[in-house]
Context: one part of a larger RNA
RNA sequence: GCCAGGGAGUUCUGAUCAAUGGCGAGGCUAACUUCGUAGGAAGGCAGCCGUAGCGAAAGCGACAGCACGCAACCUCCGCAAGGAGGCCAGGUGCGCCGUGUGCUCGCGGGGAGUCAUUGGUGGGAGACCCGAAGCCGGUCGAUCUAUGCGUGGGCAGGUUGAAGCCUCCCGAAAGGGAGGUGGAGGACCGAACCGAUGCUGAUGUGCAAAUCGUUCGGAUGACCUGUGCAUAGGGAUGAAAGGUCAAUCUAGGCCGGACAUAGCUGGUUCCUCUCGAAACUAGUCGCAGCUAGAUCUCAGGGGAGGCAGACGAUGGGGUAGAGCCAGGAUUGGAUGCUUAGGGCUCGAAAGGGCCCGGUGUCUUGUCAAACUCCGAAUCCGUCGUCACCGUAGAUCCUGGGAGUGAGGGUGCCUGGGGUAAGCUCGGCAUCCAAAAGCGAAAGAACGCAGCCCGAGGUUAAGGUCCCCAAAUACCGACUAAGUGCGACCCAAAAGGCGUCCAUAAUCUUAAACAACUGGGAGGUAGGCUUAGAAGCAGCCACCCUUCAAAGAUAGCGUAACAGCUCACCAGUCUAGGUUAUGGGCCCCCAAAAUGGACGGGGCUAAGUCGGUUACCGAUACCUCGGAGGUCAUAACUGACAUCUUGUAGAGAGGCGUCGUGCGCGGGGAGAAGUUUGGCCGUGAGGUCAAGUGGACCGCGCUCGAACGAGGAUCCUGGG
Numbered sequence: 001g002c003c004a005g006g007g008a009g010u011u012c013u014g015a016u017c018a019a020u021g022g023c024g025a026g027g028c029u030a031a032c033u034u035c036g037u038a039g040g041a042a043g044g045c046a047g048c049c050g051u052a053g054c055g056a057a058a059g060c061g062a063c064a065g066c067a068c069g070c071a072a073c074c075u076c077c078g079c080a081a082g083g084a085g086g087c088c089a090g091g092u093g094c095g096c097c098g099u100g101u102g103c104u105c106g107c108g109g110g111g112a113g114u115c116a117u118u119g120g121u122g123g124g125a126g127a128c129c130c131g132a133a134g135c136c137g138g139u140c141g142a143u144c145u146a147u148g149c150g151u152g153g154g155c156a157g158g159u160u161g162a163a164g165c166c167u168c169c170c171g172a173a174a175g176g177g178a179g180g181u182g183g184a185g186g187a188c189c190g191a192a193c194c195g196a197u198g199c200u201g202a203u204g205u206g207c208a209a210a211u212c213g214u215u216c217g218g219a220u221g222a223c224c225u226g227u228g229c230a231u232a233g234g235g236a237u238g239a240a241a242g243g244u245c246a247a248u249c250u251a252g253g254c255c256g257g258a259c260a261u262a263g264c265u266g267g268u269u270c271c272u273c274u275c276g277a278a279a280c281u282a283g284u285c286g287c288a289g290c291u292a293g294a295u296c297u298c299a300g301g302g303g304a305g306g307c308a309g310a311c312g313a314u315g316g317g318g319u320a321g322a323g324c325c326a327g328g329a330u331u332g333g334a335u336g337c338u339u340a341g342g343g344c345u346c347g348a349a350a351g352g353g354c355c356c357g358g359u360g361u362c363u364u365g366u367c368a369a370a371c372u373c374c375g376a377a378u379c380c381g382u383c384g385u386c387a388c389c390g391u392a393g394a395u396c397c398u399g400g401g402a403g404u405g406a407g408g409g410u411g412c413c414u415g416g417g418g419u420a421a422g423c424u425c426g427g428c429a430u431c432c433a434a435a436a437g438c439g440a441a442a443g444a445a446c447g448c449a450g451c452c453c454g455a456g457g458u459u460a461a462g463g464u465c466c467c468c469a470a471a472u473a474c475c476g477a478c479u480a481a482g483u484g485c486g487a488c489c490c491a492a493a494a495g496g497c498g499u500c501c502a503u504a505a506u507c508u509u510a511a512a513c514a515a516c517u518g519g520g521a522g523g524u525a526g527g528c529u530u531a532g533a534a535g536c537a538g539c540c541a542c543c544c545u546u547c548a549a550a551g552a553u554a555g556c557g558u559a560a561c562a563g564c565u566c567a568c569c570a571g572u573c574u575a576g577g578u579u580a581u582g583g584g585c586c587c588c589c590a591a592a593a594u595g596g597a598c599g600g601g602g603c604u605a606a607g608u609c610g611g612u613u614a615c616c617g618a619u620a621c622c623u624c625g626g627a628g629g630u631c632a633u634a635a636c637u638g639a640c641a642u643c644u645u646g647u648a649g650a651g652a653g654g655c656g657u658c659g660u661g662c663g664c665g666g667g668g669a670g671a672a673g674u675u676u677g678g679c680c681g682u683g684a685g686g687u688c689a690a691g692u693g694g695a696c697c698g699c700g701c702u703c704g705a706a707c708g709a710g711g712a713u714c715c716u717g718g719g
Stems, first nucleotide, its partner, number of pairs: 002718005011125003015121009026049003032043004053060002063095001065094004073086005096109005128267002131264001135257006146231009155221001157189003160185001164181007193218003198214002201212002233249001235245003270654006280293005296401006305389002309386008321374001322372002328367002332363007341356006407432007415424002437448003452626007462616003465601003471613001473612006484603002495587002498585010515572005521545003526540003551566001554565003627644002629640004655708001657705003661701006673692008
């Protein structure tokens, strides 16, 4: 863990509310007494609540006067729907009255209470159940252990060799040295004995609630130990660790106060139906809690409007944006002023010049949550119209009962933070919470979509090769990277002669681009420099001629020449070439820990982009049948286009168990219980048959409960 049995809102009291019943300006008795077999009946002059309030008190002391008006009822018109009117309980508005000098105000006034029963709630009680650590009192403990006292016991063996003493030597002496003897020591080594250092060994449901192995410390001492005695709980004892005081110690054990208290954790037992939250605001020695409001529910009252949406009208505003007029910040230019700024400079000085600085004007270019000459969209107030809700009774009012007061995700707008967070503080909206179903592989809140029950169909999001329902569909492109097959969650800057598309420019049958063949010259080795400098170390210049074309030379090369190419030209060949910009897909950039993920298989489409038509696909939508709710109705019956999800929670109606009273039944021709099976009911449950069992059991109407188990590391027992 499993099974059985037990196991948690009770009772009394006083308060308040509702329902039901009795009596009613009154209602009720309490203790107690009497009677009765009992249930109970009769009495009970006390007392309680009500019948008057206001005022601190002294004290004073209250309506039948008017109007409106719902339901009901009545009258008239109308075939009806309906319309008009009358009278109007309850209701409402005035007026009036009582009282208080708080006197424009407060409280009260035109008779309804009281008793009982049942139920809801809160107060006092253990108060739904279990659960502390603790606090206090009284007792029992020093056979463990701490310390002290009395009286006893124990310590193999070996080593070292203090003082003292003896002999010898040195010395004047004091004294020193050597050899012996001697046997000191919280001395040394090491058993018993006492202890417990390392292995952080073994063991760790152990041999053992501290042991085992090995190693290790002390071992004549502040040593170890037997026995008797003493110290006791805020106390002892302590070579002091808060150690120890009977496996218990930062205050022992046991019993009691005691069902301590617990704003904390856990648990709290049958069914169905209706509605259905909150995680906000304010206060609080308050932040794990309460109280009030807001929000939910139930009952009653009242009787006609209500206002979430749209449009229009009329107002409000200072955001987004924009702007730089003013204040603030700020780029460049032009120009003026500033010696009660600085530097440089001219001058003998007065004074002048330039630059920097400061401050204006003009112009130019910018910025702002705490700037505004401006200024939307949204938003907000009021009114009107429409829509919607409402006499099948709304908004509203009164009363009973709550729960909640840790919220969370997403989208948009801001703040804090790092234009970080599954971060944090707000606003608007939405969903989850308290919402099932389908999709997203899986998934609180992402997409679709709000589940009463049964059956059939159609779609949504998303999909249609197989797992897996439906296209190996069609048309046109792209991708070669297994890129990709991921809505989001799931990569960038920087690069690419990968490939496709677009645009523009330019060359080109008077032959482009590439390739190949040939030429690529002369003045001249330009001048200078230099050992040399000849196109090609460096400086200057960079002309002219012949040409189809050819630089006073773009590169390699030589010590310098030489040599090889290039620019440029011709020929061969032949049809497009080159450049720039933009775009699509793709590549690189690209590293994480067990082996590995597009959900998988796998796919060259079954990838990506654009287009088309079918189909699949949900509790959505449609159709049929049924159940329930609300409303109408005397009922039959009908309506709901747009009733039916639901946690905390409020409300309603039921099922079952045990027992009392009354009534009716069953049972040895087989009761209860039990096993198996059938049927009925939305369900709790009910019922029937057969087997087993062997003596009690059931139904109807009331009443009363120690009344329903799967949970509480629940309790007891079992296997």

Large-subunit ribosomal RNA, domain II from a Thermoplasmata archaeon, 719 nucleotides, folded computationally. Its Rfam family is "Archaeal large subunit ribosomal RNA". The prediction has a mean pLDDT of 84. The full RNA is in RNAcentral, with records from ENA.